This is a predicted structure of a 131-nucleotide RNA (c-di-AMP riboswitch aptamer (ydaO/yuaA leader)) from a soil metagenome. It matches the Rfam family "c-di-AMP riboswitch aptamer (ydaO/yuaA leader)". Rfam links the family to the GO terms regulation of gene expression and cyclic-di-AMP binding.
RNA sequence: CGCCGAAUCGCCACAAGAGGCGAACCGGGGAACCACCUUUUGGGGUGAGUCUGCCGGUCAGCACUCCCGGCAGUAGGGCGUCUUCUUCCCGCCCGAACCCGUCAGCUAACUCGGUAGGCGGUUGAGGAAGA
Numbered sequence: 001c002g003c004c005g006a007a008u009c010g011c012c013a014c015a016a017g018a019g020g021c022g023a024a025c026c027g028g029g030g031a032a033c034c035a036c037c038u039u040u041u042g043g044g045g046u047g048a049g050u051c052u053g054c055c056g057g058u059c060a061g062c063a064c065u066c067c068c069g070g071c072a073g074u075a076g077g078g079c080g081u082c083u084u085c086u087u088c089c090c091g092c093c094c095g096a097a098c099c100c101g102u103c104a105g106c107u108a109a110c111u112c113g114g115u116a117g118g119c120g121g122u123u124g125a126g127g128a129a130g131a
Stems, first nucleotide, its partner, number of pairs: 001120004008023005024115006034105001042103001043100004051073007076094005084131006
């Protein structure tokens, strides 16, 4: 100076700290109406991060399923140069992780929380059309 993400800004307090408030952004719970009636095959939430096939492992006499690992794809998602957005082409990546704890559809009023973390560049830079 940029990227992913809601995760930024301002104020108060404080020796240092711990902490608090507001704005903005984000998420959960929560009527009527509507929807669903399917609840151990538990169920649900944040998130783009789902699903399929194959191989191996664990369990059982075998198989399936579940779980773990690996390959190949895939729904979906991000970036491509610095004001932002949309569409197309092309290129490169991601396609995780965690949480609630038997419980939650939507949902006005109301109510409860979050504002982390992880990366790249510094002469390096994809193209076209439109707003």
Of the family's consensus pairs, 92% are formed in the model.